[in-house]
RNA sequence: GGAGUCGGCCGGGCAGUCGCGACGCGCAAGCGUCGAGGAAAGUCCGGGCUCCGCAGGGCAAGGUGCCAGGUAACGCCUGGGCGGCGCGAGCCGACGGAAAGUGCAACAGAGAGCAGACCGCCGAGGCCGCAAGGCCGGCAAGGGUGAAACGGUGGGGUAAGAGCCCACCGCGUCGCUGGCAACAGUCGACGGCACGGCAAACCCCACCUGGAGCAAGACCGAAUAGGGGAACGAUAACGCUGCCCGCGUUGUUCCCGGGUAGGUCGCUGGAGCGGCGCAGCGAUGCGCCGCCUAGAGGAAUGACUGUCACGCCGCAAGGCGCACAGAACCCGGCUUACAGGCCGACUCCACCC
Numbered sequence: 001g002g003a004g005u006c007g008g009c010c011g012g013g014c015a016g017u018c019g020c021g022a023c024g025c026g027c028a029a030g031c032g033u034c035g036a037g038g039a040a041a042g043u044c045c046g047g048g049c050u051c052c053g054c055a056g057g058g059c060a061a062g063g064u065g066c067c068a069g070g071u072a073a074c075g076c077c078u079g080g081g082c083g084g085c086g087c088g089a090g091c092c093g094a095c096g097g098a099a100a101g102u103g104c105a106a107c108a109g110a111g112a113g114c115a116g117a118c119c120g121c122c123g124a125g126g127c128c129g130c131a132a133g134g135c136c137g138g139c140a141a142g143g144g145u146g147a148a149a150c151g152g153u154g155g156g157g158u159a160a161g162a163g164c165c166c167a168c169c170g171c172g173u174c175g176c177u178g179g180c181a182a183c184a185g186u187c188g189a190c191g192g193c194a195c196g197g198c199a200a201a202c203c204c205c206a207c208c209u210g211g212a213g214c215a216a217g218a219c220c221g222a223a224u225a226g227g228g229g230a231a232c233g234a235u236a237a238c239g240c241u242g243c244c245c246g247c248g249u250u251g252u253u254c255c256c257g258g259g260u261a262g263g264u265c266g267c268u269g270g271a272g273c274g275g276c277g278c279a280g281c282g283a284u285g286c287g288c289c290g291c292c293u294a295g296a297g298g299a300a301u302g303a304c305u306g307u308c309a310c311g312c313c314g315c316a317a318g319g320c321g322c323a324c325a326g327a328a329c330c331c332g333g334c335u336u337a338c339a340g341g342c343c344g345a346c347u348c349c350a351c352c353c
């Protein structure tokens, strides 16, 4: 100097004018303070909070799925293991079980699971032939099909071959060693190889999960209509009932409770934010100090001017542009969108000292 990898951050600044919302002050006019985001988004996952349900256990259903740790919790994060990609920094992975069982594998191909002989190889054995050779038969090395064909390479062996035998590699079982574990090993012994793939097929195993959501829910509470209770009535009307008693309904007064309209709370001081220190590789935890930072009606949080910064056009004067997007109970994640810019760590290549 070039090409990359990973992480973090900003995402317009200042001044003026006119407005909007909440709160405080004020009789009022008005004044003062505060007023969107890293994603406020998608509403995918987890939790707090609230109401309802629930003895305990099991079944069903759904989810998660290498190991360890973190956390209020998670499908999140951190560290590690294994596999794949990259020269590398680094990146990606639904990554438990296929000797519990059931099942699936299009097309091609001879054969797709305890398989198979299309081309091919052999001519030792039997038969035919004088012979070449043919048939029976033997083989699975080579070719061919396929995503996948019942270990690979080399040697021995053989008529030709074949784990048939041997060496190495691979694989399996047991042991030893390291590691909390996943797992690994230049390790040792045994086994000629048995156990192909698919569980994002059913299934098995382990763990997790009650439902609904701030339109949750709670409090105050009219008017009108209706409900419950008490008292009153020398009992007027109606009903049971033709008559007596009794009871009920209609009446007056008072009391009570539910609910509607409306109002209030829930509502933002919190798993909060900033700084420093300690423990830890880290996620994170603990301690100390400081700060208060939207809370609505669903509706506010804006616009203009000047100037500066940035980008583009232009010789210049100047002009144009300045991302994605906007809270609604709160919080932790994930995912997605984002003009432009800044910082740090690391890798590879080339050159110079």
Base pairs, nucleotide, nucleotide: 001349002348003347004346005345006344007343008342009341010340012308013307014306015305016304017303018302020035021034022033023032024031025030037324041335042334044333045332046331047330048329049213050212051211052210061209062208063207064206065205066080067079068078069077070076081095082093083092084091085090096204097203101202102201103198104197118143119142120139121138122137125136126135127134128133151169152168153167154166155165156164170193171191172190173189174188175187176185177184178183217265218264219263220262227256228255229254230253231252232251236250237249238248239247240246272291273290274289275288276287277286278285279284310321311320312319313318
A computed fold for a 353-nucleotide RNA from a Pseudomonadota bacterium, annotated as Bacterial RNase P class A. The model forms 94% of the base pairs in the Rfam consensus. The coordinates come from a structure-prediction model, not an experiment, and the mean pLDDT is 76. Rfam family: Bacterial RNase P class A. The family's RNA type in Rfam is ribozyme. From the family's description: Ribonuclease P (RNase P) is a ubiquitous endoribonuclease, found in archaea, bacteria and eukarya as well as chloroplasts and mitochondria. The source organism's lineage runs through Bacteria, Pseudomonadati and Pseudomonadota. It was read from a public genome assembly, where an Rfam model found it.